GlmS glucosamine-6-phosphate activated ribozyme aptamer from Syntrophomonas sp. UBA4922, 158 nucleotides, folded computationally. The coordinates come from a structure-prediction model, not an experiment, and the mean pLDDT is 78.

[in-house]
């Protein structure tokens, strides 16, 4: 130094990089160019999401001067099944949600970075980080209105 094993700690537009695309620099070559190694740089901006098991993979909404936010790998609150839990007077099943625990329509309401732009730092570059000003979203939340929501059986009243 590299591989393999274990441990711990992060992180969810999360991580990672071997395709690419750029820097640097060897080598071959009088010089260039091609070639063929090495080394390093980019490779998703925010908002939003979590009962618990197992499986799954293209797992919600928008920004962007969309050229790489491409390409591939892993993972992930998605989705599906089980099992708890809430409702739908009481049980069961069933549907449907997920502890803020039914849908679905309609209205209000309501919110960002990245980008922009003036500095600064590292780095030979390619880029990377960081104050500072300064805009702009859409889905989810949330309020408020209307409508809709079971099959079976028990019991009680009438």
């Nucleotide at each position: 130094a590299u591989a393999a094993u274990c441990a711990u700690u992060a992180a969810a537009g999360c991580g990672c990089c071997u395709g690419a695309a750029c820097c640097c620099g060897a080598g071959u070559u009088u010089u260039c160019a091609u070639c063929u190694g090495g080394g390093g740089u980019u490779g998703a901006c925010g908002a939003g999401g979590a009962g618990g098991g197992g499986g799954u993979u293209u797992a919600u909404c928008g920004a962007g001067u969309g050229u790489u936010u491409c390409g591939g790998c892993g993972g992930a609150u998605g989705c599906c099944c089980c099992c708890c839990g809430g409702u739908g007077g009481c049980c069961a099943c069933c549907a449907u949600c997920g502890u803020u625990a039914a849908a679905a329509a309609g209205c209000c309401u309501g919110c960002a970075a990245a980008a922009g732009c003036c500095g600064g730092c590292a780095g030979u570059a390619a880029u990377g980080c960081c104050u500072g000003c300064c805009a702009c979203a859409a889905a989810g939340a949330g309020g408020c209105u209307u409508u809709u929501a079971g099959u079976g059986g028990a019991u009680g009243c009438c």

Lineage of the source: Bacteria > Bacillota > Clostridia > Syntrophomonadaceae > Syntrophomonas.